[in-house]
RNA sequence: UCUCGAUAAAGGCAAAGCUAGCGAAAGUUAGUGACGCAAAGCUACAGGGGCUAAGGUGUAUUACAAGUACACUACGCCAGCCAGUUACCGAA
Numbered sequence: 001u002c003u004c005g006a007u008a009a010a011g012g013c014a015a016a017g018c019u020a021g022c023g024a025a026a027g028u029u030a031g032u033g034a035c036g037c038a039a040a041g042c043u044a045c046a047g048g049g050g051c052u053a054a055g056g057u058g059u060a061u062u063a064c065a066a067g068u069a070c071a072c073u074a075c076g077c078c079a080g081c082c083a084g085u086u087a088c089c090g091a092a
Base pairs, nucleotide, nucleotide: 004090005089012037013036017032018031019030020029021028022027035080041085042084043083047082048081049078050077051076055073056072057071058070059069060068061067
């Protein structure tokens, strides 16, 4: 240095829920709270995958309307899905 991850040391992050806010939604911010995490740090324009569908397009219904329903669509969202990248410590 690389790989690896210990009943080690110093620490770190914070799931679900609840409260308040933002958002059409997915989700997100703050507080509270800890399920857990050796990267649960960062990256959504390295890549894969997933979620939502306001707006747009189409179809159906209808009266060639409005409304409603369905389908497709991301330069919206998810990093605690895989992954890329950076990194503390140093037993076996």

Model confidence (mean pLDDT): 87 of 100.
The RNA shown here (c-di-GMP-I riboswitch aptamer) has 92 nucleotides and comes from Anaerobacillus arseniciselenatis.
The RNAcentral record of the sequence draws on Rfam and Ribocentre.
The organism belongs to Anaerobacillus, within Bacteria.